[in-house]
Molecule: transfer RNA
Organism: Patescibacteria group bacterium
RNA sequence: CGGGGUAUAGUAUAACGGUAGUAUGCGCGCAUGGGGUGCGCGCGAUCUCAGUUCAAUUCUGAGUACCCCGA
Numbered sequence: 001c002g003g004g005g006u007a008u009a010g011u012a013u014a015a016c017g018g019u020a021g022u023a024u025g026c027g028c029g030c031a032u033g034g035g036g037u038g039c040g041c042g043c044g045a046u047c048u049c050a051g052u053u054c055a056a057u058u059c060u061g062a063g064u065a066c067c068c069c070g071a
Base pairs, nucleotide, nucleotide: 001070002069003068004067005066006065007064010024011023012022013021018054025043026042027041028040029039030038031037047063048062049061050060051059
């Protein structure tokens, strides 16, 4: 320098173009004499900027970071 892939709660991982889930974590409560543990409720996220669309995590373009291949 060229080509390809990935980017979503603190962490891991889903999501035919139509309400962003799940687990774990954290907070509160209940159960226990106390812990462990279990149950209930809650908190928290789409890498950035544009485009298409009534509607974008999803499609398109550019960029950024990381990974792989080639030179």